Model confidence (mean pLDDT): 80 of 100. A computed fold for a 352-nucleotide part of an RNA from a Pseudomonadota bacterium, annotated as large-subunit ribosomal RNA, domain VI. It matches the Rfam family "Bacterial large subunit ribosomal RNA". Gene Ontology terms of the family: structural constituent of ribosome and ribosome. Taxonomically the source falls in Pseudomonadota (Bacteria, Pseudomonadati).

[in-house]
Context: one part of a larger RNA
RNA sequence: UGUAUGAAACUUGAGUGGGCGCAUCUCUAGUACGAGAGGACCGAGAUGCAUUGACCUCUGGUGUACCCGUUGUCCUGUCCAGGGCAUGGCGGGGUAGCUAGGUCAAGUUAGGAUAAGCGCUGAAAGCAUAUAAGCGUGAAGCCGUCCACAAAACUAGGUUUCAUUGUAUGUAGCAAUACAUACUAUAGGUUCGGGGAAGACCACCCCGUAUUUAUAAGUUAUUAAGUUGAAAGUGGAAAGUCAAAAGUAGCAAUACUUUUGACUGGAAAUUUGAAGCUUUAUAACUUAUGUAUAGGCUGCAGGUGUACGGACAGUAAUGUCUUUAGCCGAGCAGUACUAAUCAACCGAAAGC
Numbered sequence: 001u002g003u004a005u006g007a008a009a010c011u012u013g014a015g016u017g018g019g020c021g022c023a024u025c026u027c028u029a030g031u032a033c034g035a036g037a038g039g040a041c042c043g044a045g046a047u048g049c050a051u052u053g054a055c056c057u058c059u060g061g062u063g064u065a066c067c068c069g070u071u072g073u074c075c076u077g078u079c080c081a082g083g084g085c086a087u088g089g090c091g092g093g094g095u096a097g098c099u100a101g102g103u104c105a106a107g108u109u110a111g112g113a114u115a116a117g118c119g120c121u122g123a124a125a126g127c128a129u130a131u132a133a134g135c136g137u138g139a140a141g142c143c144g145u146c147c148a149c150a151a152a153a154c155u156a157g158g159u160u161u162c163a164u165u166g167u168a169u170g171u172a173g174c175a176a177u178a179c180a181u182a183c184u185a186u187a188g189g190u191u192c193g194g195g196g197a198a199g200a201c202c203a204c205c206c207c208g209u210a211u212u213u214a215u216a217a218g219u220u221a222u223u224a225a226g227u228u229g230a231a232a233g234u235g236g237a238a239a240g241u242c243a244a245a246a247g248u249a250g251c252a253a254u255a256c257u258u259u260u261g262a263c264u265g266g267a268a269a270u271u272u273g274a275a276g277c278u279u280u281a282u283a284a285c286u287u288a289u290g291u292a293u294a295g296g297c298u299g300c301a302g303g304u305g306u307a308c309g310g311a312c313a314g315u316a317a318u319g320u321c322u323u324u325a326g327c328c329g330a331g332c333a334g335u336a337c338u339a340a341u342c343a344a345c346c347g348a349a350a351g352c
Stems, first nucleotide, its partner, number of pairs: 001152001005163007015149004021049007033038001051106005059100004066093005071086006111143002117137004166183007188346004192208005214289009224279004231272004239264011293339003296335005302328003309322005
């Protein structure tokens, strides 16, 4: 770039390549066969050699940023304790990874067409003849069965799922529209970033802390409903004070009762209905959870083999206790402390 829109995943298999091994032993059976000597076919099982593939549990190797011991010398002022250099100084071990003298697996078995060979039926040629017509059988060999790749297999395959039919400009056209170019979006992809038992680079594989993800809690605003009911207005009851009148008692002052009027008083009721509280919905914001790619940290596995310091024993070298300690690269888990930032780009067809 093509595969007549663009993608993601899973596949078919035209074709290509690889592989196909061999030996020994046991049983059948000292049987068939054979005078004997000798000695099977067929079938069943076991073991080994070579080769190939995969893997690292075991046995080992390696393991130059792991641990310990130790010589010489220099340095940290000295002792102690450490560090540099001397093939990693030398010596003893050794995780992951890689690896073989290690481990596991494989060449099995149907089927088809055949070679030499062995046959059936059968004429030419009344017989005979496996052949002339026709039909069988038959090998570690051939095609397949098995393993790997594989649709540029240009006859460019199949299945499932996902996404779009937009905008602008130009040309042609009366117009519908067609063609061309460009643009930014969807599905999706790439750049970019963190990594890998993937790797020279590229490629391949995983991941990138969700800004219209989800859940929970909270705050604010708005809306609606319910509850409560401040305050105000209307309203004017009970009750109280004063005055007058009447009545009753009294000789009288006066006391009591009733009625009326005035003033005060402010209840019930009713109207409007604030703030608050509860709930529903919407929006915005905050916090937490949710994300483990690498490093760090923690724990475990595993390696080394009992650290420093102190105490005790000993004249001392040294030993014992604290202490199966201390230290530890790649392994397995957990944990958001650090870093996976900010972003950009590609990607719109035909037919019915």